[in-house]
Context: one part of a larger RNA
RNA sequence: AUUGAACGCUGGCGGCAUGCUUUACACAUGCAAGUCGAACGGCAGCGGGGGUGCUUGCACCUGCCGGCGAGUGGCGAACGGGUGAGUAAUGCAUCGGAACGUGCCCAGUCAUGGGGGAUAACUACGCGAAAGCGUAGCUAAUACCGCAUACGCCCUGAGGGGGAAAGUGGGGGAUCUUAGGACCUCACGUGAUUGGAGCGGCCGAUGUCAGAUUAGCUAGUUGGUGAGGUAAAGGCUCACCAAGGCGACGAUCUGUAGCGGGUCUGAGAGGAUGAUCCGCCACACUGGGACUGAGACACGGCCCAGACUCCUACGGGAGGCAGCAGUGGGGAAUUUUGGACAAUGGGCGCAAGCCUGAUCCAGCCAUGCCGCGUGAGUGAAGAAGGCCUUCGGGUUGUAAAGCUCUUUCGCGAGGGAAGAAAACGGCAAGGUUAAUACCUUUGUCGGCUGACGGUACCUUGAUAAGAAGCACCGGCUAACUACGUGUUAGCAGCCGCGGUAAUACGUAGGGUGCGAGCGUUAAUC
Numbered sequence: 001a002u003u004g005a006a007c008g009c010u011g012g013c014g015g016c017a018u019g020c021u022u023u024a025c026a027c028a029u030g031c032a033a034g035u036c037g038a039a040c041g042g043c044a045g046c047g048g049g050g051g052u053g054c055u056u057g058c059a060c061c062u063g064c065c066g067g068c069g070a071g072u073g074g075c076g077a078a079c080g081g082g083u084g085a086g087u088a089a090u091g092c093a094u095c096g097g098a099a100c101g102u103g104c105c106c107a108g109u110c111a112u113g114g115g116g117g118a119u120a121a122c123u124a125c126g127c128g129a130a131a132g133c134g135u136a137g138c139u140a141a142u143a144c145c146g147c148a149u150a151c152g153c154c155c156u157g158a159g160g161g162g163g164a165a166a167g168u169g170g171g172g173g174a175u176c177u178u179a180g181g182a183c184c185u186c187a188c189g190u191g192a193u194u195g196g197a198g199c200g201g202c203c204g205a206u207g208u209c210a211g212a213u214u215a216g217c218u219a220g221u222u223g224g225u226g227a228g229g230u231a232a233a234g235g236c237u238c239a240c241c242a243a244g245g246c247g248a249c250g251a252u253c254u255g256u257a258g259c260g261g262g263u264c265u266g267a268g269a270g271g272a273u274g275a276u277c278c279g280c281c282a283c284a285c286u287g288g289g290a291c292u293g294a295g296a297c298a299c300g301g302c303c304c305a306g307a308c309u310c311c312u313a314c315g316g317g318a319g320g321c322a323g324c325a326g327u328g329g330g331g332a333a334u335u336u337u338g339g340a341c342a343a344u345g346g347g348c349g350c351a352a353g354c355c356u357g358a359u360c361c362a363g364c365c366a367u368g369c370c371g372c373g374u375g376a377g378u379g380a381a382g383a384a385g386g387c388c389u390u391c392g393g394g395u396u397g398u399a400a401a402g403c404u405c406u407u408u409c410g411c412g413a414g415g416g417a418a419g420a421a422a423a424c425g426g427c428a429a430g431g432u433u434a435a436u437a438c439c440u441u442u443g444u445c446g447g448c449u450g451a452c453g454g455u456a457c458c459u460u461g462a463u464a465a466g467a468a469g470c471a472c473c474g475g476c477u478a479a480c481u482a483c484g485u486g487u488u489a490g491c492a493g494c495c496g497c498g499g500u501a502a503u504a505c506g507u508a509g510g511g512u513g514c515g516a517g518c519g520u521u522a523a524u525c
Stems, first nucleotide, its partner, number of pairs: 001524003005521005012372006019364001020330001025328003029325003034075003039072002042068002046066003049062006082283003091208007100200003105196008113147001115145002122137006153162003167188006175182002209255003216246003221243008258280004262273004285306005308319004336362001338361003344358001345356004375405004385396004409466001411461005419452001424446008469514005474495003480509005490497002
C1' cells in the first nucleotide's frame, strides 16, 4: 500500500459497487422453458350468438363465433443462468494449418405434380393402491411412405445409375362450377443446390507449478500396407508386417492447481494472485451408456448400476437447487422464500401477444470506495466545575454561557421528471399485381405502454434544532502529569516495563493521530 475479509468499540445521510473464500454437504416450499389454432383432428373449461322448454333467468341443445384444456405436429429446450470437483494437458494463451460440419440469417439458381397406408386424441371394455398400462374400434395433418420429375447434386468401371418436396393464410375483376371451390395474385412456408456470414469440430509450433528422498517408461506401444469408422485427417478401431517410440533439454511417477484478459504490490525488473466483469475449458447426486437432433453423449431429457431421501394396499413407484430466493449443517464469516417484464436481450408466433429468478429494479449489511453533515461569526468577568500546584498560580479555554447569523443533510408541506421509442392507427409516395384490393418500404401525422416511484429533482416551513467516536501518549513514533498498585495485578510488535515516588500496569485530567469510523487479527507485495 492492499483485501470478496472477520472480530472489538462506536455509528447521521446519500451515490456507486461487492456480498458462502468453509461441506462439488443434504435439501422442505414456490418459481427459473416455453410457444404456435396462420400445420391438424377436435371442444374439457370460459365468454358470446342462435334454438327449445318455460318457473323471465334457469335447464337443455347447437363448434356457429371469440378462443382453447388435453392430444398429434413444428420450432425452441445444446442459448441464457450456476459451480470450479476433475484436469499439468484430449486444457488455456499466442501464432499458424488442412482433411470438415453448419438449424435460424443473407445473396443466387431450379422446383413445389400425382397418390397411399396408418396413428394419438376420442369411444367402449379391462388391469393397478398409485405411478401408469393393455385390448378393440373411429379420425386428421406442414406427422409417415411410395410413384413421377431432376437446373444444380451424389456414385461411377464414364456406358450409366441414384435421390426431393407441404401446405397455410390474406385479397380479388373476368371465366368455369357439383356453390365447397377451381382460377389469379401476394405473404409466410417446403424441397434440391451454389456461395457467404457467424459459429463449431480437428492438427501443429511455442509458452504454461513443485519434487530426482520419482531414472528409466511404453505392447495399439512406434511406423507401414489394407480395411472399417467419422462431418472430417489420424492406431480412432481391426487384420497382417516391421521393431520401433519417449527420456538428465527431466520421460515415467508423486503432490498441488481450472487457464487467460486481468487484480494487488513495486520506480521498474519482478513477486503474489485468478472474487465481482469478459473469453475459453470442465462438471451437473456418483459411475457408465447411447437416443433424438443442424448442434448434446444433454443442469431443470432417457436407460442401466450405486449411495441417499420419500410414497406404498409390500406387488411396486418417485426424486436430484454447483438456476433464483429460502432451510438445516459446517464455519471467524457472506443477504429477501421481494417487484416487474417498463427498458435491453432471448424463445415461439404473420401479428396481437405469451414465456423469461436472463435482465432491470427494490430490500438487507459501514463490506469497500467516494461525497456531505454534526454549525458559522463574535465573545475575557480568562465564569463555574474538573485536574495540577512551588498555594502565587497554571491548565481545560474562545472552549462554554451570552449576543448576532445561516439551515446543507434529516423532518413536515406542495409540485414533479428523463429513462418511451417502437409496435398500433390515418395520410402521401414507391414496390408488387389484372387491380385503386391485400401485403409491403419510406416519409409524415396521431397515439398506447413505467416495475423502479410520487423516486430523482425543484419550491417552501420551523428550529442550532436530530447527528462523534476510536486508538494511542517509554524508545522506534506525533503526544505527560497526578493518584492507586508494589516482580502483585497486569502490559508487550521488538527492545522491554512492574521489587513504594511507574511519563510503559489501572483510573483521572491533559495531549497526539485518524474520523462515521477507529483499532486488532489474518493474508499478499